The part of an RNA shown here (small-subunit ribosomal RNA, central domain) has 350 nucleotides and comes from an uncultured prokaryote. RNAcentral holds the full RNA, with entries from ENA. The prediction has a mean pLDDT of 89. It matches the Rfam family "Bacterial small subunit ribosomal RNA". Gene Ontology terms of the family: structural constituent of ribosome and ribosome.
[in-house]
Context: one part of a larger RNA
RNA sequence: CUGGGCUUAAAGAGUCCGUAGGCGGGUUAAUAAGUCGGAUGUGAAAGCCCUGGGCUCAACCUGGGAACUGCAUUCGAUACUGCCUGGCUAGAGUAUGGUAGAGGGAAUUGGAAUUCCGGGUGUAGCGGUGAAAUGCGUAGAUAUCCGGAGGAACACCAGUGGCGAAGGCGACAUUCUGGGUUAAUACUGACGCUGAGGUGCGAAAGCGUGGGGAGCAAACAGGAUUAGAUACCCUGGUAGUCCACGCCCUAAACGAUGUCAACUAGCCGUUGGAGGAAUUUAAUCCUUUAGUAGCGCAGCUAACGCGAUAAGUUGACCGCCUGGGGAGUACGCCGGCAACGGUAAAACUC
Numbered sequence: 001c002u003g004g005g006c007u008u009a010a011a012g013a014g015u016c017c018g019u020a021g022g023c024g025g026g027u028u029a030a031u032a033a034g035u036c037g038g039a040u041g042u043g044a045a046a047g048c049c050c051u052g053g054g055c056u057c058a059a060c061c062u063g064g065g066a067a068c069u070g071c072a073u074u075c076g077a078u079a080c081u082g083c084c085u086g087g088c089u090a091g092a093g094u095a096u097g098g099u100a101g102a103g104g105g106a107a108u109u110g111g112a113a114u115u116c117c118g119g120g121u122g123u124a125g126c127g128g129u130g131a132a133a134u135g136c137g138u139a140g141a142u143a144u145c146c147g148g149a150g151g152a153a154c155a156c157c158a159g160u161g162g163c164g165a166a167g168g169c170g171a172c173a174u175u176c177u178g179g180g181u182u183a184a185u186a187c188u189g190a191c192g193c194u195g196a197g198g199u200g201c202g203a204a205a206g207c208g209u210g211g212g213g214a215g216c217a218a219a220c221a222g223g224a225u226u227a228g229a230u231a232c233c234c235u236g237g238u239a240g241u242c243c244a245c246g247c248c249c250u251a252a253a254c255g256a257u258g259u260c261a262a263c264u265a266g267c268c269g270u271u272g273g274a275g276g277a278a279u280u281u282a283a284u285c286c287u288u289u290a291g292u293a294g295c296g297c298a299g300c301u302a303a304c305g306c307g308a309u310a311a312g313u314u315g316a317c318c319g320c321c322u323g324g325g326g327a328g329u330a331c332g333c334c335g336g337c338a339a340c341g342g343u344a345a346a347a348c349u350c
Stems, first nucleotide, its partner, number of pairs: 003322004008303001012318001014201002017198001021194003025088001027086001031082001033081002035077008049065006091191001092188004096183004103177004109171001110154001115149007125136002162169002206247006215241002220236004258317006266295002269292009299306002323350003332343004
């Protein structure tokens, strides 16, 4: 390179937007660039191939043909693609009325609990464990009642429930704001899909500056356990966890399954919307639509399993893989305050 692949064997980028590029719905007319056909010129000779001839044969030499799959010019064809023209509405979008939601930002408020402080009652233990001890307590603890302070998290509701591109999001009300979905019409008229580079977002931990600090808790100290115990258990406890701003940019960032579109039996649960049946209403049932679970036919799969939310049947575009170790390492470069991240080998070895 040609292939074959990417849930679990190597392999889907953490995720969105989007530039170049690639690809792109129905139709009318035009053009003839791609495409197809004819002709002309050229495509040196030798060689290869075919067919003759000459050395006794062959190698070798030699005549002719074919081929040279190409390029240029020209004349045509017009289905498909391109370009251009007019128009269309099934893709995409806009408007209108509803609707569900822990979607995001800001500022406020609330109750339960833990801890601490003050006061009351009260007296000898409390705490902790497998058992203990360290620890706390007659300077009055634990327990209990009242009051106060402060920080963090929001029990029940809560649900293979909901929302979000992913990370993720859970007390109440307010305010600003993104997206979805549904119904019926109207409008725009292919405005679309993907996306190398690129921009943004991106759990936790970590870093910088300044706050905050109740509980928890790396490090650390002590007590136990043990042959030892730099652990598991216990008593303490600092960074951190929280807030603001700025960095870091990685995860089993997982559905280990890229995005978009089309097609392909059914059954059953649930969430949101719409329509209908019956009914006094509600519960109930039917249809449809957008999600989200459990089975399952065909088909696929090495098997497990997947099965309209595909891992089935196809198309478009991107990313990635190519034996194990060395190694996601070295070197170089880029990014970062640093920690480190990104890109990414080889020798050698099996």